The RNA shown here (transfer RNA) has 73 nucleotides and comes from a Candidatus Aenigmatarchaeota archaeon. The coordinates come from a structure-prediction model, not an experiment, and the mean pLDDT is 81. Rfam family: tRNA. Rfam's curators write: Transfer RNA (tRNA) molecules are approximately 80 nucleotides in length. The RNAcentral record of the sequence draws on ENA.
RNA sequence: GGCUGGGUAGUUCAAUAGGUAGAAUGCCUGACUGUUAAUCAGGAGGUUGCAAGUUCGAGUCUUGUCCCAGCCG
Numbered sequence: 001g002g003c004u005g006g007g008u009a010g011u012u013c014a015a016u017a018g019g020u021a022g023a024a025u026g027c028c029u030g031a032c033u034g035u036u037a038a039u040c041a042g043g044a045g046g047u048u049g050c051a052a053g054u055u056c057g058a059g060u061c062u063u064g065u066c067c068c069a070g071c072c073g
Stems, first nucleotide, its partner, number of pairs: 001072007010025004019056001027043005049065005
């Protein structure tokens, strides 16, 4: 330098042909308990790496760019 895969909540990961971004865990509040833990209920937390394009509508398609891993030279 070229090719392939990946980048989404604090963390680990979903989102089947483009149609309101979810789960687990963690965090906060409450219930329960002598206290903690466990259990149960509720809640907050994301401009989907960044920037553009297409579209009524983009995490998803296209282009550029940054980062990580692998392969080729």